[in-house]
RNA sequence: GCCCCUGUAGCGCAACGGAUAGCGCAUCAGCCUCCGAAGCUGGUGGUGACAGUUCGAUUCUGUCCAGGGGCA
Numbered sequence: 001g002c003c004c005c006u007g008u009a010g011c012g013c014a015a016c017g018g019a020u021a022g023c024g025c026a027u028c029a030g031c032c033u034c035c036g037a038a039g040c041u042g043g044u045g046g047u048g049a050c051a052g053u054u055c056g057a058u059u060c061u062g063u064c065c066a067g068g069g070g071c072a
Base pairs, nucleotide, nucleotide: 001071002070003069004068005067006066007065010025011024012023013022018055027043028042029041030040031039048064049063050062051061052060
C1' cells in the first nucleotide's frame, strides 16, 4: 500500500428495513434479615462519527475513525 472481518449498555451477546432496540452478568433502590450474603421486585444505562438511499436505517450505500486478520 491492497483486500477481508468486526464495532449495539460497565462486560458478554441478540435484534426480515417497521413494536417502547432485548437477554445475561454487573450496578442502584426496595422487600427479606439483628447485620450481611443468597433470593424476590423494580429502575438507570446503548446502536463508533458524518453524510446518502428510504415513508421508515442497528440493519442497505459512501467516506472517515478504532480493533483484528490476510497478501505484498

Transfer RNA from Candidatus Omnitrophica bacterium CG11_big_fil_rev_8_21_14_0_20_41_12, 72 nucleotides, folded computationally. Taxonomically the source falls in Candidatus Omnitrophota (Bacteria, Pseudomonadati). The RNAcentral record of the sequence draws on ENA.